Context: one part of a larger RNA
RNA sequence: CCAUCGUCAAGGAACUAGGCAAACUAGCUCCGUAACUUCGGAAGAAGGAGUGCCUCAGAAUCGGUAUAGCAAUAUACCGUGCAAAGGCCGCAGUGAAUUGGGCUUCGUGACUGUUUAACAAAAACUUAGGGCUCUGCUGAAAUCACAAGAUGAUGUAUAGGGCCUGAUGCCUGCCCGGUGCCGGAAGGUCAAGGGGAUCCGUCAACGCAAGUGAAGCGGUGAACUUAAGCCCCGGUAAACGGCGGCGGUAACUAUAACCGUCCUAAGGUAGCGAAAUUCCUUGUCGGGUAAGUUCCGACCUGCACGAAUGGCAUAACAAAGAAGCCGCUGUCUCGACGAUGGGCUCG
Numbered sequence: 001c002c003a004u005c006g007u008c009a010a011g012g013a014a015c016u017a018g019g020c021a022a023a024c025u026a027g028c029u030c031c032g033u034a035a036c037u038u039c040g041g042a043a044g045a046a047g048g049a050g051u052g053c054c055u056c057a058g059a060a061u062c063g064g065u066a067u068a069g070c071a072a073u074a075u076a077c078c079g080u081g082c083a084a085a086g087g088c089c090g091c092a093g094u095g096a097a098u099u100g101g102g103c104u105u106c107g108u109g110a111c112u113g114u115u116u117a118a119c120a121a122a123a124a125c126u127u128a129g130g131g132c133u134c135u136g137c138u139g140a141a142a143u144c145a146c147a148a149g150a151u152g153a154u155g156u157a158u159a160g161g162g163c164c165u166g167a168u169g170c171c172u173g174c175c176c177g178g179u180g181c182c183g184g185a186a187g188g189u190c191a192a193g194g195g196g197a198u199c200c201g202u203c204a205a206c207g208c209a210a211g212u213g214a215a216g217c218g219g220u221g222a223a224c225u226u227a228a229g230c231c232c233c234g235g236u237a238a239a240c241g242g243c244g245g246c247g248g249u250a251a252c253u254a255u256a257a258c259c260g261u262c263c264u265a266a267g268g269u270a271g272c273g274a275a276a277u278u279c280c281u282u283g284u285c286g287g288g289u290a291a292g293u294u295c296c297g298a299c300c301u302g303c304a305c306g307a308a309u310g311g312c313a314u315a316a317c318a319a320a321g322a323a324g325c326c327g328c329u330g331u332c333u334c335g336a337c338g339a340u341g342g343g344c345u346c347g
Stems, first nucleotide, its partner, number of pairs: 001342008010333002014331001019328001027051005036041001038167001052088004062079007089093001101326006108318002113125002129165007142151003168313004173243003178240002180236005187231003193225002199219004205212002244262005271305001272302001283299005
């Protein structure tokens, strides 16, 4: 010097990103216990007192055994076992060891649970609850497989699958123009197939020749016919999603209940709001501090909240996040001493 421990004057978080680490607390008995609350909790809330040994003395109770009795029970013995009072000792009586620090406020997630085996345990996943949608069963829908076959299920819509939300409470506004899904079938478009017009090649025949050219064979292939789909017409947002701008106006000023105008499918309702969301920003005001970019309460100018991509509240819960207070301490002012092991020196 390093690791792991022990102790410390005065101060007591001044340390630090942050009380990280350490310390305080601690068992049992009794007293006592707030807001809030889903009435269960919160709660071991908080905050106090006692705790050893001896005597009184082995009291009540409970258990066991024995005797009596049909039994309930009664009696006896053995064990268990207070409170109160008096006394004794020590610095100290849960004398060692085991053995909660507490409180207040806020954000998030309801909770117990699950997770990145070996850097993340969380506000992520799950969850009960809510909703939409598919599925009527000779082989459901969905899924695996070329098939046979199997899961679903030895189930049958109070069942099974997919997706979203995420306890509970109060609620969940407007938009179907786009995309998707569902329904419709008049019209438009439209494949193969059917259909065969037209035209071409060849060739009998005719013609002096140029050429014309039936049938057949070969090629080309128009009209017409024709399903789904798409176009089209409706519905549907707890489907994917979306939810405006400018100008003016009140008898101080300011602001604008009000008016005008443009655009849109419709222009953001309730609630919340500098928020896990606010750029400007350490916004402004209030609280807490001597002093507060964090925190709490408000305001609303929401760069760029907002209603199951859920909105807002919420008791309980959290090795989770943020802020404050009490206690406590070598975290610090600021270091000191000691113990054990190692390093180091010598061999």
Molecule: large-subunit ribosomal RNA, domain IV
Organism: Candidatus Elusimicrobium euhamitermitis